SAM riboswitch aptamer (S box leader) from a Bacteroidota bacterium, 123 nucleotides, folded computationally. Rfam family: SAM riboswitch aptamer (S box leader). Rfam describes the family as follows. The SAM riboswitch is found upstream of a number of genes which code for proteins involved in methionine or cysteine biosynthesis in Gram-positive bacteria. The model forms 97% of the base pairs in the Rfam consensus.
RNA sequence: CGCUUAUCCAGAAAGGUGGAGGGAAAACGCCCUGAGAAGCCUUGGCAACCCUUGUUCGGCCCUUGCAAGCCGGGUUUGAGAGAAGGUGCCAACUCGUACAUCCGAAAGGAUGAUAGAUAAGUC
Numbered sequence: 001c002g003c004u005u006a007u008c009c010a011g012a013a014a015g016g017u018g019g020a021g022g023g024a025a026a027a028c029g030c031c032c033u034g035a036g037a038a039g040c041c042u043u044g045g046c047a048a049c050c051c052u053u054g055u056u057c058g059g060c061c062c063u064u065g066c067a068a069g070c071c072g073g074g075u076u077u078g079a080g081a082g083a084a085g086g087u088g089c090c091a092a093c094u095c096g097u098a099c100a101u102c103c104g105a106a107a108g109g110a111u112g113a114u115a116g117a118u119a120a121g122u123c
Base pairs, nucleotide, nucleotide: 002122003121004120005119006118007117008116013043014042015041016040017039021032022031023030027097028096029095044090045089046088049086050085051082052081053080056079057078059075060074061073062072094115099112100111101110102109103108
């Protein structure tokens, strides 16, 4: 790089350096930016994909008695909780649109696809 699966309307910034761009790419729009962009470094934070937790709750299975229920054991599918570690992220829905279908007189709206990002897995 390719492939598979999941998620993408929530959340979270200061300092130093740097010195003009940035918001993935091409177009249009709209924004951010010398009251200092990108990049790099430091510190902090967010989140919960991987991860941890079974004496938090539920599901499922087993056993005994039973009117019902409940106790006990197992499993680790779901929810919850946690944050040490591996990633990721910390303007705006992935900033919006384009393509398809539907709704609408139009403006526009809804859903989906494409593309992209991230994680886990895989050749």